The RNA shown here (transfer RNA) has 71 nucleotides and comes from Pedobacter sp. FW305-3-2-15-E-R2A2. The coordinates come from a structure-prediction model, not an experiment, and the mean pLDDT is 81. The organism belongs to Pedobacter, within Bacteria. The same sequence occurs in records of 2 taxa.
RNA sequence: AGUCAUGUGGCCGAGUGGCGAGGCACAGGUUUCAUAAACCUAGAAUGGCGGUUCGAUUCCGCUCAUGACGU
Numbered sequence: 001a002g003u004c005a006u007g008u009g010g011c012c013g014a015g016u017g018g019c020g021a022g023g024c025a026c027a028g029g030u031u032u033c034a035u036a037a038a039c040c041u042a043g044a045a046u047g048g049c050g051g052u053u054c055g056a057u058u059c060c061g062c063u064c065a066u067g068a069c070g071u
Base pairs, nucleotide, nucleotide: 002069003068004067005066006065007064010024011023012022018054027041028040029039030038047063048062049061050060051059
């Protein structure tokens, strides 16, 4: 220098252009003499910039980070 893949809450992780699943953790509550367990509730995310589109996590370009491959 080239090719390819990946990037989503604190962590893991799904998502075929129209609601952003789920689990763990954390917080509040119900229950209990108390704790645990169980159940309920709430908060919390699309690496960055730009483009296409009525609408982008999804498509396109550039860029950043990580990994793989080739030279």